Model confidence (mean pLDDT): 75 of 100. The RNA shown here (Bacterial small signal recognition particle RNA) has 95 nucleotides and comes from a Verrucomicrobiia bacterium.
RNA sequence: UUCCAGAGGCUGCGGAAUAUCGGCUUGCGAACCCCGCCAGGGCCGGAAGGCAGCAACGGUAGUUUGUCCGGGAUUGCCGCAGUUCUCUGGUCCCU
Numbered sequence: 001u002u003c004c005a006g007a008g009g010c011u012g013c014g015g016a017a018u019a020u021c022g023g024c025u026u027g028c029g030a031a032c033c034c035c036g037c038c039a040g041g042g043c044c045g046g047a048a049g050g051c052a053g054c055a056a057c058g059g060u061a062g063u064u065u066g067u068c069c070g071g072g073a074u075u076g077c078c079g080c081a082g083u084u085c086u087c088u089g090g091u092c093c094c095u
Base pairs, nucleotide, nucleotide: 003090004089005088006087007086008085009083010082011081012080013079014078015077016075017074018073020071021070022069023068024066027063028062034059035058036057042051043050044049
């Protein structure tokens, strides 16, 4: 000096994990100041009927559950590839 191998560094890709966000799911769920529907009762009316509307019921916001699905981020984990940047070993050639 050439080539090869191993290890490390750097770069990239994939996986996995964590927390988070969204979906789905479970329970609860705003006495009134959320929605709908409004028994009873109330009000208006000569009457027909109308009005407002509590409880209940249904739902929404919210909150909770998870053995589920998805997204991006992160990495202290794992794997793969590239790089001759560092080290070690071997090898070729020259001095």

Taxonomically the source falls in Verrucomicrobiia (Bacteria, Pseudomonadati, Verrucomicrobiota). Its Rfam family is "Bacterial small signal recognition particle RNA". From the family's description: The signal recognition particle (SRP) is a universally conserved ribonucleoprotein involved in the co-translational targeting of proteins to membranes.